Transfer RNA from Marmota monax, 72 nucleotides, folded computationally. RNAcentral records the identical sequence in 2 taxa. NCBI's taxonomy places the organism under Eukaryota, Vertebrata, Mammalia, Euarchontoglires, Marmota. Its Rfam family is "tRNA". Rfam classes the family as a transfer RNA. The RNAcentral record of the sequence draws on ENA and Rfam.
[in-house]
């Protein structure tokens, strides 16, 4: 240089053209003599950016950024 993979809560990761889910982490409350487990409950993401295409995009197209590994 090259052609490829991945980007979605604080962390891993699901997801599907019709307004996003889960575990673990974190509020609170209940539990306990206390922690720790346990129950139960709330917050937390407009899906990397920017454009296209569509009635409508996280999802489908381009193009850029990051990051990854491979080849030269």
């Nucleotide at each position: 240089g090259g052609g490829g993979a991945u980007g979605u809560g604080g962390c891993u990761c699901u997801g599907u053209g019709g307004u996003a889910g889960a575990g673990c982490a974190c509020u609170u409350g209940c539990c306990u003599c206390a922690c720790g487990u346990g129950c139960a409950u709330g917050a937390g993401g407009c899906c990397c950016u920017g454009g296209g295409u569509u009635c409508a995009a996280u999802c489908c197209c381009c193009a850029g950024c990051a990051c990854c590994a491979c080849c030269a």